Model confidence (mean pLDDT): 81 of 100. c-di-GMP-I riboswitch aptamer from a Desulfobacterales bacterium, 82 nucleotides, folded computationally.
[in-house]
RNA sequence: UUCAGAUAAAGCCAAAUCCUGAGUGAUCGGGAGACGGAAAGUCACGGGUCUUAUCCCUUAUAAAGACGGCCGGACUGCCUGA
Numbered sequence: 001u002u003c004a005g006a007u008a009a010a011g012c013c014a015a016a017u018c019c020u021g022a023g024u025g026a027u028c029g030g031g032a033g034a035c036g037g038a039a040a041g042u043c044a045c046g047g048g049u050c051u052u053a054u055c056c057c058u059u060a061u062a063a064a065g066a067c068g069g070c071c072g073g074a075c076u077g078c079c080u081g082a
Base pairs, nucleotide, nucleotide: 002082003081004080005079012037013036017032018031019030020029021028022027035069041075042074043073045072046071047070048067049066050065051064052062053061054060
């Protein structure tokens, strides 16, 4: 450096739910909590899902948004083995 893995050691993150704050909303922040995770670290580039607005039901559109713990991809990282 590359590949593989989570058995060991040191650790890390934190689902649902509850309290609280922000937002029209999807959702996000803080606290408690632990379903799980070998990148559950970062990034909306592609797909997808969801929200808002407009519109002719469907649908479609946007100098609009959300989700990285939906999938793919990119970058970075601890340990062990080859």
The model forms 91% of the base pairs in the Rfam consensus.